[in-house]
Context: one part of a larger RNA
RNA sequence: CGAACGUUGGCGGCGUGCCUAACACAUGCAAGUCGUGGGGCAGCAGGCUACUGUCUUUUGGCAGUAGUGCUGGCGACCGGCAAACGGGUGAGUAACACGUAGCUUACCUACCCAUAGGUUGGGGAUAACAUCCCGAAAGGGGUGCUAAUACCCAAUAAUGAGGAGACUCCAAAGCCCUUAUGGGCGCCUAUGGAUGGGGAUGCGUCCCAUCAGCUAGUUGGUGAGGUAAUGGCUCACCAAGGCUACGACGGGUAACCGGUCUGAGAGGAUGACCGGUCACAGUGGGACUGAGACACGGCCCGCACCCCUACGGGGGGCAGCAGUGGGGAAUAUUGGGCAAUGGCGAAAGCCUGACCCAGCGACGCCGCGUGGGAGAAGAAGGCCUUCGGGUCGUAAACCCCUGUUCUGGGGGAAGAACCCUGGCUGGGUUAAGAGCCCAGUCAGGCUGACGGUACCCCAGGAGAAAGCCACGGCUAACUGCGUGCCAGCAGCCGCGGUAAUACGCAGGUGGCGAGCGUUGCCC
Numbered sequence: 001c002g003a004a005c006g007u008u009g010g011c012g013g014c015g016u017g018c019c020u021a022a023c024a025c026a027u028g029c030a031a032g033u034c035g036u037g038g039g040g041c042a043g044c045a046g047g048c049u050a051c052u053g054u055c056u057u058u059u060g061g062c063a064g065u066a067g068u069g070c071u072g073g074c075g076a077c078c079g080g081c082a083a084a085c086g087g088g089u090g091a092g093u094a095a096c097a098c099g100u101a102g103c104u105u106a107c108c109u110a111c112c113c114a115u116a117g118g119u120u121g122g123g124g125a126u127a128a129c130a131u132c133c134c135g136a137a138a139g140g141g142g143u144g145c146u147a148a149u150a151c152c153c154a155a156u157a158a159u160g161a162g163g164a165g166a167c168u169c170c171a172a173a174g175c176c177c178u179u180a181u182g183g184g185c186g187c188c189u190a191u192g193g194a195u196g197g198g199g200a201u202g203c204g205u206c207c208c209a210u211c212a213g214c215u216a217g218u219u220g221g222u223g224a225g226g227u228a229a230u231g232g233c234u235c236a237c238c239a240a241g242g243c244u245a246c247g248a249c250g251g252g253u254a255a256c257c258g259g260u261c262u263g264a265g266a267g268g269a270u271g272a273c274c275g276g277u278c279a280c281a282g283u284g285g286g287a288c289u290g291a292g293a294c295a296c297g298g299c300c301c302g303c304a305c306c307c308c309u310a311c312g313g314g315g316g317g318c319a320g321c322a323g324u325g326g327g328g329a330a331u332a333u334u335g336g337g338c339a340a341u342g343g344c345g346a347a348a349g350c351c352u353g354a355c356c357c358a359g360c361g362a363c364g365c366c367g368c369g370u371g372g373g374a375g376a377a378g379a380a381g382g383c384c385u386u387c388g389g390g391u392c393g394u395a396a397a398c399c400c401c402u403g404u405u406c407u408g409g410g411g412g413a414a415g416a417a418c419c420c421u422g423g424c425u426g427g428g429u430u431a432a433g434a435g436c437c438c439a440g441u442c443a444g445g446c447u448g449a450c451g452g453u454a455c456c457c458c459a460g461g462a463g464a465a466a467g468c469c470a471c472g473g474c475u476a477a478c479u480g481c482g483u484g485c486c487a488g489c490a491g492c493c494g495c496g497g498u499a500a501u502a503c504g505c506a507g508g509u510g511g512c513g514a515g516c517g518u519u520g521c522c523c
Stems, first nucleotide, its partner, number of pairs: 001520001003519005010368006016361002018327001023325003027322003032081003037078002040074002044072003047068009088280003097205005103199002107197002112193008120154004129144006160169003174185004206252003213243003218240008255277004259270004282303005305316004333358001335357003342351003371401003381392004405464001406460006415450001419445011467512005472493003478507005488495002
C1' cells in the first nucleotide's frame, strides 16, 4: 500500500474493496415526464339513461346487464421538454490530449435573468382509430376519418440580416383561472447578461540512434466549397516548398493533472479512492435529430459472436447497479429508500441502482475492551537443579470492588428545508393602497429509508472475549531434551558430521497486540 498468503480474532466509528480478461454475459432494475398542448377512451372508479331481478305500502334502496367521454382520470398515439446531464471504464492516445499562460475584430450557447417590441389572417395533412391485405414472428402495405403549442402559406418588420448605397429580406401558439375588468403560464423577434462550450497560440510533459533521413494535400499562394467560426478542413489552379542530431521519421510504453507515497531538502516513485480535463461504449465506418451528439441503455451499414425461427426472416450488446461464468494470489448484496440531489410538471406528483443508507471483508486508519484492589518468604503442577534449591509467581485460588462490549426493561434524536398557509415590507401590473404576480422577512404547518439506530437512564452479572512472531551476530530475548552434514534452518554472515543458546519439541524470556508474521511493489 486498492494488497495477497499463513495463523489468530471481542466491539465500535470513519474510510475502502476486479490492480488480472476494454473476456463473455442468464435475470431484474438503472430516463422519464406533462391531460393546464391535442385527438381520443383500451382498462379503473363515479354519474346519468334503459331494462331485468330482489326488498319495501309507495317515493325509493340494493344487485346485475346494456348504453353513454358526462366526470375523475388514463394504456397506446400525435406534440413539448428531458434523454448530450447524471453513472461506468482507461482500451486507444506521445497529441494542443493534458498542465500552465494568455488570444478569438474568427465563434455558438436550450433552460435562466434584464430590456424593447410583437403574438394578425388563413390553409392542407397525418398518427391514434376503422377496415382490407401480407407475415410464424418482428413488423409492413392499401383505403377511409380526425385534432393540436405538429406542419404550411400570407400579412406585419427594426435597434436585426444582406448591401457601399438605393433598397431588399426574415417571426409567432395557444392553454388555464376569473367577480368577465383582468390575472397566470406560454409563443416570436432583437439586444445585453449569466452559464456552458468550439477554435487558435507560446512554453512544459517517458524510453530506444542497434530507428537518420522524412514528406504529394506534402509546404505556401489565389479562388471556391464547407462550418457557428479560422484554417489543406475539402477541392481546382499556380509555385516548390516544409520538417530534421535543440532528434524529424520510425519503434516501444503510457490517459493527463490537482494530488498521493517517500525524503531534512533537492529529488525519486506514483496517478486506486475524491476533484478537474480527455477518450471510449462488442469491433470498424457513417450520418440523422437537436441549442448541444456523430450520441453507453438512439438510428443505418460491414464484421465477429450469441439467441429465436414455421428456414422465408428476425433479435441482442452490463467499461450503469446488483448478479453469473471465466481469468486470477485476489476484490462484496441479484438488499432498503426516494428524506436530501437531478429531469418533467402551474401544482399535486411521477421517475431517479445518481445519491443516501443498510449488508459482507481486521482491507486500512482511529478508539475501546478482555477487569480493578488486596492476596504466600510463595499452594498444586510444569521446567531447571550443584538436590540445598531456583523459576513460572501476586501469577492462581480465596476476599472486596467496579460495570465497557453483552443480556433484560424504559426514554429517544440531529440530518428538513424546498414547499404550503397567514402577517409585514419593497417592487411590477393598474385609475387604484382591489385583485393577481415577484422578492425579502417573521410566525405556524407537512414530509426520514437509515430506525426504535446513535445516544441517555435503570437492573443483572467478573460471569463469555488473546494471540502471533522471535530469542547465534546484525537485533531486545537461554536453558533442557531429541536429532547427529540426517531431518531441517536461512535476509546477510552462516548453522547441523554425539553435550547445537542457529534444526524439532518443551520450559523460560523478549517484541508487538485484535492482531502478528511472510511475500510482492515504491521511496

This is a predicted structure of a 523-nucleotide part of an RNA (small-subunit ribosomal RNA, 5' domain) from an uncultured bacterium. The prediction has a mean pLDDT of 82. RNAcentral holds the full RNA, with entries from ENA.